[in-house]
């Protein structure tokens, strides 16, 4: 001084599901709203003029599995769901800084 690793930071993507119950509107069922609980998970928030849009957390950022398409998909499982796994050496998909640690993997100076 670079390479790498971690960290924080500006900037960019990016997703927010699924059940179980109670309440509610003549009955019941379905839908919806709203309320408690629940399950996977790093995330299942809140707010709004509620197809959508803003914010916050989280996660990612080409070394690219965050994430989206194939997908009303295929297998196991679950009260049920991308909940698990294959699909996947498949296409896609954000490539924008700054500073500090570490550190001998690697090169240069000087000095003995």
């Nucleotide at each position: 001084g670079c390479a790498a690793u971690c960290u924080c930071u500006a900037u960019g993507g990016g997703g927010u599901g699924c059940c179980c119950g109670g309440c509610g509107g003549a009955u019941c069922g379905g839908u919806c709203g709203u309320c408690g609980g629940g399950c996977u998970g790093a995330g299942a928030g809140g707010c709004g003029u509620c197809a959508c849009g803003c914010c916050a957390a989280c996660c990612c950022a080409u070394c690219g599995a965050a994430c989206c398409u194939g997908a009303u998909c295929c297998g196991g499982g679950u009260c049920a769901u991308g909940c698990c796994g294959g699909c996947g050496g498949a296409g896609g998909g954000a490539g924008c800084u700054g500073a500090g640690a570490u550190g001998c993997g690697c090169g240069c100076g000087c000095c003995g």

This is a predicted structure of a 112-nucleotide RNA (TPP riboswitch aptamer (THI element)) from a Bradyrhizobiaceae bacterium.
Rfam family: TPP riboswitch aptamer (THI element). On this family, see Miranda-Rios et al., Proc Natl Acad Sci U S A 2001: "A conserved RNA structure (thi box) is involved in regulation of thiamin biosynthetic gene expression in bacteria".
Model confidence (mean pLDDT): 75 of 100.
NCBI's taxonomy places the organism under Bacteria, Pseudomonadota, Alphaproteobacteria, Hyphomicrobiales, Nitrobacteraceae.